A computed fold for a 675-nucleotide part of an RNA from a Pseudomonadota bacterium, annotated as large-subunit ribosomal RNA, domain II. Rfam family: Bacterial large subunit ribosomal RNA. The coordinates come from a structure-prediction model, not an experiment, and the mean pLDDT is 86. Taxonomically the source falls in Pseudomonadota (Bacteria, Pseudomonadati).
Context: one part of a larger RNA
RNA sequence: GCCGGCGAGUUGCUCCGUGUCGCGGGUUAAGGGGGUCAUGCCCCGGAGCCAGAGCGAAAGCGAGUCCGAAGAGGGCGUGGUGGCACGGAGCAGACCCGAAACCGGGCGAGCUACCCAUGGCCAGGGUGAAGGCUCGGCUUGCCGAGCUGGAGGCCCGAACCCGUGCCUGUUGCAAAAGGCUGGGAGGAGCUGUGGGUAGGGGUGAAAAGCCAAACACGCUCGGAGAUAGCUGGUUCUCCCCGAAAUGCCUUGAGGGGCAGCCGCGAGCGGUGGUCAGCCCGGGUAGGGCUCUGAUCGGGCGCGGAGGCGCGAGCCCACCGGCCCCUUCAAACCACAAAUCUGGCUAGACCUAGCUCGCGAGUGGGACCCGGGGGGUAAGCUCCCGGGUCGAGAGGGAAACAGCCCAGACCGCCAGCUAAGGCCCCGAAAGCGUGGCUAAGUGGGAAAGGCGGUGGCGCCGCGAAGACAGCCAGGAGGUAGGCUUAGAAGCAGCCAUCCUUGAAAGAGUGCGUAACAGCUCACUGGUCGAGUGGCGCUGCGCUGACAAUGGAGCGGGGCUCAAGCCACGUGCCGACGCUGCGGGGUCCGCGCGAGCGGACCGGUAGGGGAGCGUCGUGCAGGCGGAGAAGCGUCGGGGGAACCCGGCGUGGAGCGUGCACGAGUGCGAAUGCCGGC
Numbered sequence: 001g002c003c004g005g006c007g008a009g010u011u012g013c014u015c016c017g018u019g020u021c022g023c024g025g026g027u028u029a030a031g032g033g034g035g036u037c038a039u040g041c042c043c044c045g046g047a048g049c050c051a052g053a054g055c056g057a058a059a060g061c062g063a064g065u066c067c068g069a070a071g072a073g074g075g076c077g078u079g080g081u082g083g084c085a086c087g088g089a090g091c092a093g094a095c096c097c098g099a100a101a102c103c104g105g106g107c108g109a110g111c112u113a114c115c116c117a118u119g120g121c122c123a124g125g126g127u128g129a130a131g132g133c134u135c136g137g138c139u140u141g142c143c144g145a146g147c148u149g150g151a152g153g154c155c156c157g158a159a160c161c162c163g164u165g166c167c168u169g170u171u172g173c174a175a176a177a178g179g180c181u182g183g184g185a186g187g188a189g190c191u192g193u194g195g196g197u198a199g200g201g202g203u204g205a206a207a208a209g210c211c212a213a214a215c216a217c218g219c220u221c222g223g224a225g226a227u228a229g230c231u232g233g234u235u236c237u238c239c240c241c242g243a244a245a246u247g248c249c250u251u252g253a254g255g256g257g258c259a260g261c262c263g264c265g266a267g268c269g270g271u272g273g274u275c276a277g278c279c280c281g282g283g284u285a286g287g288g289c290u291c292u293g294a295u296c297g298g299g300c301g302c303g304g305a306g307g308c309g310c311g312a313g314c315c316c317a318c319c320g321g322c323c324c325c326u327u328c329a330a331a332c333c334a335c336a337a338a339u340c341u342g343g344c345u346a347g348a349c350c351u352a353g354c355u356c357g358c359g360a361g362u363g364g365g366a367c368c369c370g371g372g373g374g375g376u377a378a379g380c381u382c383c384c385g386g387g388u389c390g391a392g393a394g395g396g397a398a399a400c401a402g403c404c405c406a407g408a409c410c411g412c413c414a415g416c417u418a419a420g421g422c423c424c425c426g427a428a429a430g431c432g433u434g435g436c437u438a439a440g441u442g443g444g445a446a447a448g449g450c451g452g453u454g455g456c457g458c459c460g461c462g463a464a465g466a467c468a469g470c471c472a473g474g475a476g477g478u479a480g481g482c483u484u485a486g487a488a489g490c491a492g493c494c495a496u497c498c499u500u501g502a503a504a505g506a507g508u509g510c511g512u513a514a515c516a517g518c519u520c521a522c523u524g525g526u527c528g529a530g531u532g533g534c535g536c537u538g539c540g541c542u543g544a545c546a547a548u549g550g551a552g553c554g555g556g557g558c559u560c561a562a563g564c565c566a567c568g569u570g571c572c573g574a575c576g577c578u579g580c581g582g583g584g585u586c587c588g589c590g591c592g593a594g595c596g597g598a599c600c601g602g603u604a605g606g607g608g609a610g611c612g613u614c615g616u617g618c619a620g621g622c623g624g625a626g627a628a629g630c631g632u633c634g635g636g637g638g639a640a641c642c643c644g645g646c647g648u649g650g651a652g653c654g655u656g657c658a659c660g661a662g663u664g665c666g667a668a669u670g671c672c673g674g675c
Stems, first nucleotide, its partner, number of pairs: 001675006011092013025050003031044004054061002064076004095233002098230001102223006113197009122187001124156003127152001131148007160184003165180004199215001201211003236610006246259005260362002262359007272350004276345004281340001286335001287333002292329003297324004302320003306315003365389005370383004394405003409582004414578003420572003423556003429569001431568006442558001448542003452539010469526005475499003480494003505520001509518002583600007611664001613661007621653002629648008
């Protein structure tokens, strides 16, 4: 891992409800008697319980009563009991398995910690303390040398004890080892044997270490089926309905209580929904600028401030004001929807609605559309309304719970459509008309940039000749003044005149050290028809850089398109709709066969109807001429399942009705076994 077997809503008592049966007041409990193989059965037993009248604080009244002035209104009240079955609640282990822990009684110091008693062990080498002896110095005390001596938690290093670093080992040789290396090795040394200390206790050169291979309180048995608002698991079938992830409260937040939403039953009624008509409510989207504020450009120069002026007055545009133009706002509105809410109605269609009782589940939601928070971040967070998923299959979006279309009872090799599509992959137009795009834009992106290209508008110049090109002129005072080494149109500062003229700046750019030189503005000629600027707008271009091979159309591929815009015609396309056949639920009609209508996706969950297993009772059967079981083949049913033939097997087993359960397994890191 697979297979087989085992494996989880039970039982007792009390209470509520539903169904059903008995009685009409109901019923016995303990206990007793009879009967039986026996609990089952029959009979006593009336203690007790429930009911039989309620209402009021009470006096009290009474199918009523209390409050009240009330005959108003309102509260409470006006028909039972026992059994059985089922749904649920409470108390019990209470659907099953699962703690970490807590407490009690015992068992442990053959491991290990420390202690007590008594024994054992420590190759060899080195160092050479005190003391002693001799000699020397000094001369009471002291010092030195040699020899001797053999001290030390002394040195090196085996046994022995330990376990420093690295490697191997890591389903090991081993639940701590092996190799190399290393520390101690006469001591606070190591060790044998016997003995002692015990669980909130011991022991501890102290780590919360050790106390028999997991010790912040050992192990074992018991309390004990501790408790587990937590996790996992919870076994046959079909039919009908079908949620919630919200509100309030909660030592509450992954749990609950009540309400909301679902189911089942009873009662009540046109009370419910959509549309239509009518009447109200409102200030959102949008729009707007009157108000409150903000705002682009301009005007006035009115008030204030400032400056100037003797003054009249002038200047400026900083604050305010008025006017014109352009805009903005959740806390702005002289406007104002769509939706929405409430009310009314002899309307239409639909089938909900309300009350009570019983049973739930849910109270982690997710995404999308509108908003707040955030950073006009988040697959972020919070809120409202709606939708979808949740619990929803099918078609589209390449793939893709939450987007678009659409709600799957079953069957069909029939038809029509939705979203989305119609060149090929790949069902359906290489469809029609008119435009746009040249980037493969389409097929990812901003500010910004663009003599890309299409459309619209406004303003210039132009046959008295424009625009572009070409030819020619582009001068004089003067090198303006200043500055400067120089400053001559052209470093910089100031000023920017006059002349001639068709025209020519005290100079547009290049240039020089400064000049020079080239050029422009401006003018004439030549040429002969358009040319220049601005605004709005469609589609493009640029901006555009990432890590495994393309990889930013699903692919191929596509350019008067197979891209984009506008209009149009057809077709394809789903479990939608229709057609044909079949099944079911609920309702209506019918005596009935049946007919008609609506409905039949579904998790949690509620309700209904069945199948099968084991056993019991009654009835009635099968079986050695072959029961159950097993194998195989075939048939039937809406499912669980049922039936038959043959083989095997060799002794039991069905059917109908009723009853009782240790009654259905794939999952629980389930339990036991096999492989």